[in-house]
RNA sequence: CUAUUCCUUCGGGGUCGGGUGCAAUUCCCAACCGGCGGUGAUGAAGCUCAAAGCUUCUUAGUCCGUGACCCGCUUCAAGCGGUGGAUCUGGUGAAACUCCAGAGCCGACAGUAAUAGUCUGGAUGGGAGAAGGAAACA
Numbered sequence: 001c002u003a004u005u006c007c008u009u010c011g012g013g014g015u016c017g018g019g020u021g022c023a024a025u026u027c028c029c030a031a032c033c034g035g036c037g038g039u040g041a042u043g044a045a046g047c048u049c050a051a052a053g054c055u056u057c058u059u060a061g062u063c064c065g066u067g068a069c070c071c072g073c074u075u076c077a078a079g080c081g082g083u084g085g086a087u088c089u090g091g092u093g094a095a096a097c098u099c100c101a102g103a104g105c106c107g108a109c110a111g112u113a114a115u116a117g118u119c120u121g122g123a124u125g126g127g128a129g130a131a132g133g134a135a136a137c138a
Stems, first nucleotide, its partner, number of pairs: 004135007017029003031118002033107002035066004043057005061105002070082004087103005109121003
C1' cells in the first nucleotide's frame, strides 16, 4: 500500500408573493430545491527560474451506475431478483450531453376542505455511501 473482517460516527434540500374558489403551500401565474459513487477540457494549490509535465483537492438533478419508494421470491429476519424520472441549441476547442451562454425538462407511495418534487405521514425508520479506528494475513 492492497484486499478481507469488525467497531464508531455521519449520511436530503425546497412554495417568497399573487389569482380563482365554500375549500388549494395540491389548480393557475410565479418562486424554490437537487442524495450517493464514477467520468470530466473547470477552478485552486504544490514541485519547476519559467514552460511542458507530474501530484493533490475540486467541477453533472437531466451522461454511466446507484439509494429511498413500489412489486415479486422467501415462514420471519436477513438476503436475492424486478421496476425505477428528465436536454437540447449555440459558443470555444483536437476533443464537451460535464466548461461558457441561452432555452427546456424531471421528481416514489399514502393522506388532504381541491389534483402536492416543496405540506402531513410511514420515518426517532431504511439507505447508496463517507470519514475515522481496530484486527490478523500476504
Model confidence (mean pLDDT): 79 of 100. Predicted 3D model of a 138-nucleotide RNA (FMN riboswitch aptamer (RFN element)) from Pueribacillus theae. Lineage of the source: Bacteria > Bacilli > Caryophanales > Bacillaceae > Pueribacillus. Of the family's consensus pairs, 100% are formed in the model.